[in-house]
Order: sequence, then C1' cells, then structure tokens
RNA sequence: GGCGCUGUAGAACAGUGGUUAGUUCGGGGGGCUCUCAAUCCCCAAACAGGAGUUCAAUUCUCCUCGGCGCUACCA
Repeated sequence: GGCGCUGUAGAACAGUGGUUAGUUCGGGGGGCUCUCAAUCCCCAAACAGGAGUUCAAUUCUCCUCGGCGCUACCA
C1' cells in the first nucleotide's frame, strides 16, 4: 500500500429502514433491616464525524478518523 471485520450509556454486549434504542454490571436515590450484606423499586447515562439515497437512516452506500486481522513491497 491492498483486502476484510469493527466503532451503540462509565464497562461488556443486543438490536431494527418507521412513534419513546434495550439487557447486565457499575453510578445516584428510595423501600425492607436494629445496622450491613442480600433482595425489591425508581432515576440519569449512548448509536465515532461528515456526505449521499430515501417520505423516513443508529440500520443501506461513500469518505475521514480510531481499533483488530490477513496479505504484498522495501530494507
């Protein structure tokens, strides 16, 4: 350099062209308890950036950036 995969809450992962993007852990608040732990309830928190297609894009296409893998060349 070429090709492929990938980027979603603080962390690890789901998810779909269509109204409010979900789960677990973590964080905050509350219930229960004499207290703590456990458990239960509630709350906050995210689609890497840009462009295109579309009535509608987090989802499809392209570019940029980051990560991973394979491969070629030089030395």
Model confidence (mean pLDDT): 81 of 100. Predicted 3D model of a 75-nucleotide RNA (transfer RNA) from a Caldisericota bacterium. It matches the Rfam family "tRNA". Rfam classes the family as a transfer RNA. The organism belongs to Caldisericota, within Bacteria.